[in-house]
RNA sequence: CUCUUAUCGAGAGUGGCGGAGGGACUGGCCCGAUGAAGCCCGGCAACCAAUUGAUUUAUUCAAUAAGGUGCCAAUUCCUGCAGGAAGUAUAUUCCUGAUAGAUAAGGG
Numbered sequence: 001c002u003c004u005u006a007u008c009g010a011g012a013g014u015g016g017c018g019g020a021g022g023g024a025c026u027g028g029c030c031c032g033a034u035g036a037a038g039c040c041c042g043g044c045a046a047c048c049a050a051u052u053g054a055u056u057u058a059u060u061c062a063a064u065a066a067g068g069u070g071c072c073a074a075u076u077c078c079u080g081c082a083g084g085a086a087g088u089a090u091a092u093u094c095c096u097g098a099u100a101g102a103u104a105a106g107g108g
Base pairs, nucleotide, nucleotide: 001108002107003106004105005104006103007102008101013041015040016039017038021031022030023029025080027078028077042072043071044070047068048067050064051063052062053061054060076100081097082096083095084094085093086092
């Protein structure tokens, strides 16, 4: 970098350093000197691993959280392609599915 599978409407600090940017990309709309990114500490969760219990023997479910990641504004902030519903409507609103993206586990 790429392929497969699963998940993405929940959850997480009035801390320290740091100093201007950030929310993937497009168009929006937002966050930010009442302090962005990044680093540290702290926390959340439970994908993998582990332990325990139940159930069955294919496993599955539950609990725990010291290991490997991940995550900690806004639904993945909304949107981008296709179809549909309401509507006089090329306004606007809503629904479904793709695509894209993120994370985990496994493969190349």

Predicted 3D model of a 108-nucleotide RNA (SAM riboswitch aptamer (S box leader)) from Shimazuella soli. Its mean pLDDT, the model's own confidence on a scale to 100, is 85.